Predicted 3D model of a 692-nucleotide part of an RNA (large-subunit ribosomal RNA, domain II) from an uncultured bacterium. It was read from a public genome assembly.
Context: one part of a larger RNA
């Protein structure tokens, strides 16, 4: 673990509530009497109770009364029921069942093991060598050294004994503290037999809250005792109809409750809800700068005042304040304005879906994500607090979304191998398009949402603007790029080209006293600039669309996967698939209306049949069955021609708990049918016992 059995709202008393009967005033209780094997019944009994008037503390006054000065006002009032069953709930009680650590009475323990008494026993060898004592010596003595005996300690080494230092070992052990090895004491404040005193808020303690019988910061047993648990865990058969809460307020209260809210179930009320539409007031969002403030930029005016520069002064200027003017802004504790939506009011409309009221019974007060508006936190969280009585979850299953409470789509009464959408998809896994236009990407970019940033960059598309360009543009090949002059100056040297100054002319189709390399300095080699050969676009900037680097992480990696140039992006279309949706067919409830047949005081009940409208559900509430035990009556019921049980997968019947039949077994009792009582239903309680 697993089968079998057992195992949790029960009983009395009071109250209240529905619901039944009896009476209309109701009703007995103890008791006593008859009767009986017994259970049980019958008759007396009115003592009390409740009702019939209340209010008031109370005298007292009454359909009133307290209270008050009040004739106000305000509070109770001004309705006739009683008594049994039965059910809900509700108080007291063990009070659905199980579970503490605890408290307190009596009683038993000191054979463990503390501490003491009594009485008795043990401690191999081995060392060390105190005090006295004696000798000798010195000495006047006290006494001193020396030798020699003696044999003292909480003395030393070390066995048995007693202890537990540190390792191991062992840890279902040899053992609920063993064992090995190593170590401390070992003439004592030592070590132990016997026998005996001291206990439970006591005891004993060289003090460790140690020990007191494998128990100790209060033993053990048995009783108070079913202690008590605002906790934790369990609670046992079906079907129907509705269907919640995680929110206020107040709590020594915050995982508990109480009372409103929000469920239900009954009585009444009868459109009071809900939409629409008219009318209303507001100051939110947004906007704005008239007010209150913040804050920028410019100009004016004033006042010499914080300060500094010029100036001989006179004054200029820079700068402060204050106030105004213009442009341009900002606010939750700002408004000259100012919506949506909410929210009051009043009409009309739909509607068997609400709504109000009263009363019975609840259950909830740890709530999550998601959107929207805010507070906090980092305009950080799968963060925390509000708010929309928002939506789903909870308490909802189906489809999607790889998967997946909370998102999207949609709310499962039962069948059906009918048929149509939604979300979302059609290349295969995979139901359905390898559709049908027109682009774009060349990165496996991407392949639904979600994974990317500053930056860079002749990727490529697509707009646009401006300049050159057949009077030939851009490229690119050929050629040329010169003379005065090696400009002056510096300088060892400076010749375009370390540096300084000037930068002029001429010849030219052009060629700078030169824009790079280069030389010690020349030299050389390119550029500007020009000409020809070609023969149609080219430069350059902006806006945009996909792309590219940027791009590092910890086991092996991916769009869910295969994989694909589309089966990827973008914009359009057409058709198809897709759900427990929708519709069809056809059956079973519930609720409300109609009608019929019966019925009844009663549109009261029951049935059947049509419409219509419903039928996920946890807590919870209401209802209608099913099964076991017993009693009472029945069926003048079944039963050895085989009862209860038990086996067996197969038949029948019921939405279902389940009921009937069958065969086999077994060997004496059982059921029906209408009423009653219940030790009434099991898979969970780390449940109890037994069996495996």
């Nucleotide at each position: 673990g697993c089968c079998u059995g057992c195992g949790a709202g029960u009983g009395u008393a009071u109250g209240u509530a529905u619901g039944u009967u009896g009476c209309u005033g109701g009703c007995u209780a103890a008791a006593u009497c008859c009767g009986u094997u017994a259970a049980g019944g019958g008759a007396u009994g009115g003592a009390g109770c409740c009702u019939u008037a209340g209010g008031g503390a109370a005298a007292c006054c009454g359909a009133g009364u307290g209270u008050g000065a009040a004739u106000a006002g305000c509070g109770c009032g001004u309705c006739u029921g009683u008594a049994g069953c039965a059910u809900g709930c509700a108080u007291a009680c063990g009070a659905c069942c199980c579970g503490a650590a605890g408290c307190c009475g009596g009683g038993u323990g000191a054979g463990c093991u503390u501490a003491c008494c009594a009485u008795g026993g043990g401690c191999a060898g081995g060392u060390u060598g105190a005090a006295g004592u004696u000798u000798g010596u010195c000495g006047a003595a006290a006494g001193a050294c020396a030798g020699a005996u003696g044999g003292a300690g909480g003395a030393c080494c070390g066995a048995a004994c007693c202890c537990g230092u540190a390792g191991a070992u062992c840890g279902u052990a040899c053992a609920a503290c063993g064992u090995c090895u190593u170590g401390g004491g070992a003439u004592g404040a030592c070590c132990u037999g016997u026998g005996g005193u001291a206990a439970g808020g006591a005891g004993u303690g060289a003090a460790a809250a140690g020990c007191u019988a494998a128990u100790c910061g209060a033993a053990c047993c048995c009783g108070g005792u079913a202690a008590u648990a605002g906790c934790u865990g369990g609670u046992u058969c079906u079907c129907u109809c509705u269907g919640a809460a995680a929110c206020a307020u107040c709590u020594u209260u915050u995982g508990g409750g109480a009372u409103g809210g929000c469920g239900u179930c009954g009585u009444g009320u009868g459109a009071u809800c809900c939409u629409u539409c008219u009318g209303g007031g507001g100051g939110u969002a947004g906007a704005g700068c008239a007010c209150u403030g913040g804050a920028a930029g410019g100009g004016g005016u004033a006042a010499a005042c914080a300060g500094g520069g010029g100036g001989a002064a006179a004054c200029c200027u820079c700068g402060u304040u204050a106030c105004u003017c213009c442009u341009a802004u900002c606010a939750a504790c700002c408004u000259c304005c100012g919506a949506a939506u909410a929210c009051c009011a009043g009409a009309a409309g739909u509607u068997a879906c609400a709504g109000c009221a009263c009363g019975g019974c609840a259950g909830u007060u740890a709530g999550a994500c998601c959107a929207u508006g805010g507070g906090g936190g980092c305009g950080a969280a799968g963060c925390u607090c509000c708010a929309u009585u928002g939506g789903u979850c909870a308490a909802a299953a189906g489809g999607g979304g790889a998967a997946g409470a909370g998102c999207c789509c949609g709310g499962a009464u039962c069948g059906u191998c009918a048929g149509u959408u939604a979300a979302g998809g059609c290349c295969c896994c995979u139901a359905a398009a390898u559709c049908g236009a027109u682009a774009c990407u060349g990165a496996g970019u991407a392949c639904a949402a979600c994974u990317u940033a500053a930056g860079g960059a002749a990727g490529u598309g697509a707009g646009a603007a401006u300049c050159c360009u057949u009077c030939g543009a851009c490229a690119a090949u050929g050629a040329g790029g010169a003379u005065g002059u090696u400009g002056g100056c510096u300088u060892a040297g400076a010749a375009g080209c370390a540096g300084c100054c000037a930068u002029c002319a001429u010849u030219u189709a052009a060629a700078g006293a030169u824009a790079g390399c280069g030389u010690a300095a020349c030299a050389g080699c390119u550029c500007a600039c020009u000409c020809a050969u070609c023969g149609a676009g080219g430069g350059u900037u902006c806006u945009u669309g996909c792309g590219c680097c940027g791009a590092a992480g910890a086991u092996g990696a991916u769009c869910g996967g295969g994989g694909u140039u589309a089966a990827g992006u973008a914009u359009c279309g057409u058709g198809c698939c897709g759900a427990a949706g929708c519709u069809a067919c056809g059956g079973g409830u519930u609720u409300g209306u109609a009608u019929a047949c019966a019925u009844u005081a009663a549109u009261u009940u029951u049935u059947a049949u049509a419409c219509a409208a419903g039928c996920g559900g946890u807590a919870a509430g209401a209802g209608a069955g099913c099964g076991u035990u017993c009693c009472a009556u029945u069926c003048u019921g079944c039963g050895a021609u085989g009862a209860a049980g038990g086996c067996a997968a197969a038949g029948g019947g019921g939405u279902g708990a389940c009921c009937c039949a069958u065969g086999c077994u077994g060997g004496a009792g059982c059921g029906u049918a209408u009423g009653g009582a219940a030790g009434u239903g099991a898979g969970a309680a780390u449940g109890c016992a037994g069996g495996u």